[in-house]
THF (Tetrahydrofolate) riboswitch aptamer from a mouse gut metagenome, 110 nucleotides, folded computationally. The coordinates come from a structure-prediction model, not an experiment, and the mean pLDDT is 77. RNAcentral holds the sequence, with entries from MGnify. Of the family's consensus pairs, 82% are formed in the model.
RNA sequence: GCAGAGUAGGCUUAUGUGCGUUAAGUGCCAGCUGAACAGGGAGUUGUCAGCAGGACGAAAAGAGCCCCGGCGUGCCGGAGCCUUGCGGUACAUAGGCCGCAUCCCGCUGC
Numbered sequence: 001g002c003a004g005a006g007u008a009g010g011c012u013u014a015u016g017u018g019c020g021u022u023a024a025g026u027g028c029c030a031g032c033u034g035a036a037c038a039g040g041g042a043g044u045u046g047u048c049a050g051c052a053g054g055a056c057g058a059a060a061a062g063a064g065c066c067c068c069g070g071c072g073u074g075c076c077g078g079a080g081c082c083u084u085g086c087g088g089u090a091c092a093u094a095g096g097c098c099g100c101a102u103c104c105c106g107c108u109g110c
Base pairs, nucleotide, nucleotide: 001110002109003108004107009098010097011096012095013094014093015092016091017090018089019087020086021085028054029053031051032050033049034048035047039105040104041103042102060084061083062082064081065080067078068077069076070075071074
């Protein structure tokens, strides 16, 4: 001098357990606070988390059981449980893919 390795994390698929379906969450916008960013140092206009906002916005269906209330006594209403769905839903595990903005030093090979 040339080439390369490796992190946090992100995306995605599968499985499991939840949450919501009385609309929270996700996604979008802007604010504040904080955190992390390969072995070491620095570190953003990038990333993530928390808080409190703004705009937008949705898929429910089924049979039964149990409880409560009402009366017209076998019906009506309400709550819970169950099943199948739905949500750019949360978490965990496994697989796959991507992966230090950037700067200096270090590591491996030539």